[in-house]
Context: one part of a larger RNA
RNA sequence: CUUGCAGCAGGACAGAAAGACCCUAUGAAGCUUUACUGUAACUUGGCUUUGAGUUUCGAUUAAUUGUGCGCAGGAUAGAUGGGAGACUUUGAUUCGAGAACUUCGGUUUUCGAGGAGUCGACGUUGAGAUACCAUCCUCAAUUCGUUGGAAUUCUAACGCGGCGCUGUAAGCCAGCACGCGGACAGAGUCUGGUGGGCAGUUUGACUGGGGCGGUCGCCUCCUAAAAGGUAACGGAGGCGCUCAAAGGUUCUCUCAACACGGUCGGAAAUCGUGUGUGGAGCGUAAUCGCACAAGAGAGCUUGACUGCGAGGCUGACGGGCCGAGCAGGGACGAAAGUCGGAGAUAGUGAUCCAAUAGCACUGUGUGGAAGGGCUAUUGCUCAACGGAUAAAAGUUACUCUAGGGAUAACAGGCUGAUACUACCCAAGAGUUCAUAUCGACGGUAGUGUUUGGCACCUCGAUGUCGGAUCAUCUCAUCCUGGGGGUGAAGCAUCUCCCAAGGGUCGGGCUGUUCGCCCGUUAAAGAGGUACGUGAUCUGGGUUCAGAACGUCGUGAGACAGUUUGGUCCAUAUCCGCUGCAAG
Numbered sequence: 001c002u003u004g005c006a007g008c009a010g011g012a013c014a015g016a017a018a019g020a021c022c023c024u025a026u027g028a029a030g031c032u033u034u035a036c037u038g039u040a041a042c043u044u045g046g047c048u049u050u051g052a053g054u055u056u057c058g059a060u061u062a063a064u065u066g067u068g069c070g071c072a073g074g075a076u077a078g079a080u081g082g083g084a085g086a087c088u089u090u091g092a093u094u095c096g097a098g099a100a101c102u103u104c105g106g107u108u109u110u111c112g113a114g115g116a117g118u119c120g121a122c123g124u125u126g127a128g129a130u131a132c133c134a135u136c137c138u139c140a141a142u143u144c145g146u147u148g149g150a151a152u153u154c155u156a157a158c159g160c161g162g163c164g165c166u167g168u169a170a171g172c173c174a175g176c177a178c179g180c181g182g183a184c185a186g187a188g189u190c191u192g193g194u195g196g197g198c199a200g201u202u203u204g205a206c207u208g209g210g211g212c213g214g215u216c217g218c219c220u221c222c223u224a225a226a227a228g229g230u231a232a233c234g235g236a237g238g239c240g241c242u243c244a245a246a247g248g249u250u251c252u253c254u255c256a257a258c259a260c261g262g263u264c265g266g267a268a269a270u271c272g273u274g275u276g277u278g279g280a281g282c283g284u285a286a287u288c289g290c291a292c293a294a295g296a297g298a299g300c301u302u303g304a305c306u307g308c309g310a311g312g313c314u315g316a317c318g319g320g321c322c323g324a325g326c327a328g329g330g331a332c333g334a335a336a337g338u339c340g341g342a343g344a345u346a347g348u349g350a351u352c353c354a355a356u357a358g359c360a361c362u363g364u365g366u367g368g369a370a371g372g373g374c375u376a377u378u379g380c381u382c383a384a385c386g387g388a389u390a391a392a393a394g395u396u397a398c399u400c401u402a403g404g405g406a407u408a409a410c411a412g413g414c415u416g417a418u419a420c421u422a423c424c425c426a427a428g429a430g431u432u433c434a435u436a437u438c439g440a441c442g443g444u445a446g447u448g449u450u451u452g453g454c455a456c457c458u459c460g461a462u463g464u465c466g467g468a469u470c471a472u473c474u475c476a477u478c479c480u481g482g483g484g485g486u487g488a489a490g491c492a493u494c495u496c497c498c499a500a501g502g503g504u505c506g507g508g509c510u511g512u513u514c515g516c517c518c519g520u521u522a523a524a525g526a527g528g529u530a531c532g533u534g535a536u537c538u539g540g541g542u543u544c545a546g547a548a549c550g551u552c553g554u555g556a557g558a559c560a561g562u563u564u565g566g567u568c569c570a571u572a573u574c575c576g577c578u579g580c581a582a583g
Base pairs, nucleotide, nucleotide: 001583002582003581004580005579006578007577008576010575011574012573015569022404023403024402025401027400028399029396030395031394032393035201036200037199038198039197041194042193043192045190046189047188048187049186051154052153053152054151055150056149057148058147059146060145062143063142064141065140066139068137078136079135080134081133082132085119086118087117094113095112096111097110098109099108100107101106158181159180160179161178164176165175166174167173204216205215206214213233217239218238219237220236221235222234240385241283242342243341247301248300249299250298251297252296253295255279257275258274259273260272261271281290282289284347286345287344288343305328306327307326308325311322312321313320314319317386330339331338332337353379354378355377356376357375358374359373361372362371411458412456413454414453415452417451419447420446421445422444423443424442428438429437465540466538467537468536470532471529472528473527474526475525478503479502480501481498482497483496484495485494505519506518507517508516509515546564547563548562549561550559551558552557
C1' cells in the first nucleotide's frame, strides 16, 4: 500500500416526515361576540278551524215619536209645497199631582178631577200658521233587523282523563258510554318583536419578516443628474375652501423701509418734504410671476352668459388643460376694444340606482297612460379617495392545506455602527516632574468573541440553551520560564517585551451560561472550533396538546409573566478513524 474481519460515530449540510415555528393565499376549518345577513324556538296581533244564548257598549238601514227660542212680533216661527178648514162625549178650555227637556220663559207627556168647546185667514216678519197633510234637514229616544267590541252562560266542533264494555285469548290503539275542560286551548297561514340556540360569510393593502405604530386622494419645493419624466416608512409644508366682490369694465394712483420736519404723540398712529427695482402687496401653503402692474382706489355693472369651436399640450386608458375665431343677446367704454369668473398651479369622486324640472323621441293589437330615452340639476370622509356589497368584527397552543429560504427565529456569510484590543496627541493627576503609574478633549487602526444591520445557501427540515463525555486550535499569557522600566532597598507589587512545552481544583444556590458564597491552589486564563461535540448521553430551561394563578379581553382566548405535568428513532452503505490478520 491492497484486501478482509472486529469496532467508533467526525463528515456524506447522512436517513425518516413536500417544516408543526414564521410569512403568503381576496385557502380551509373549529370557537367567540354588543361584526353582517339570515333562521329554529319563544312571543304580539289579524284570519281560518269556530258554534248557540243573555247582558252591556258602539256603528248602521228602516219604521214610529219627539226636537229646533237673534231682533221685531200675542210667542220657543227648522226648510219647502199643498191648503180653508181641522180636532172634540173614543172627552175640548180649565184645575191638581208627577216625569223628561230647557235659551228658565216655557214645550211635550202620564194620571186624576171636570163636562163643551179649542185652533186657523187679519197687523207686525226676509219667510205664516204644529189648523191639517206630505217630503226633507239637525239632534234625541224607542222597536224590528244587520254588524263590531267586552263580559258571562251553554254544548255540539275540538282537547283531556281514567273505572267499565266491544274489537280481543291484548297493560298499545280505536270505538261506545261516563266525567272534566270548551269555542278557549291546540293547529295552519300572514305579521311586528326577541333570537350566537343554529347557519352562511366578512374581518384591506403598503411594510428592509409579520404584528404594533404610521400611511393610502390632491397641491408646492428639494432629492431630480441645466428638456419632460423619475424611487424610498427620503427631507419640508399645505388642501377637502373662500369671495355677490376678493368677478367684469372704464378712469386714476404707487408700495415697504429710511432720513429730516411737525400739538398732545412715546421706537412705532395721523401730517409734510426727500430717497426709494420692489426690500411691499397680490383671501389661503410653497414655487414661479407681476410697478407698462396681476398691487391700491372710485364710477357703472353681472361675460361667475347661451349655442359652438380651427388648432394644440398632456395622459396606457378613463380623463385633464390651453384656445383664436363664428352666431345670439348683453356689460363697461367717446372709441379702439375688453369681458365665457378670481395672477397661475390644490379646494376632489367613474359607473349603477334614485329623485326634481323641461323636451315630446319611443309607447308590445289601436288611442292614451305607465315605463324608457334626451337636456339640465341633485343625492357618496364610496378619504383603503380608478370607488368588489345596500349591508360585515375577533380568536385558534385543538388546528389543517397549498406554497415560500421571494420572508422572520438557530447557525453560517457580508458589514463592523456597537463591543473588545492596540496605537497617536498630551491638558491634567502623580509633593516637584505629562509619559514609574494613570490619562481628559479628540484622532488612527486591528479583531470578528457582544448587541445589531442586511436577508445571500438552507422552510420536499442545517435539531435549539445548559450540563456530561471526548477533545483540537489561537494568544490579546492565569501559573510555571527568560528579560526591560520602576515613584525596584529586601519581601511583595505595578507596567511592558519574549514565550503556547505543560498545567489551569473541590463544593453550596440557581435549568442556568454568568454571578455570589465556602474551602483550597503555582494558577484556578481569555477565546475559536455550526455560541465544538444530541445517527455519543441527558432533557432541568425554552417551545405543542391537560390544569391553575395574576393581569388584559364582553367573549373565544392572550401574556420574552408565573406554576405543575409532558414519547429524544435508528441493525453504519461510502469517506474518516482505531485494532487485528493475510498478501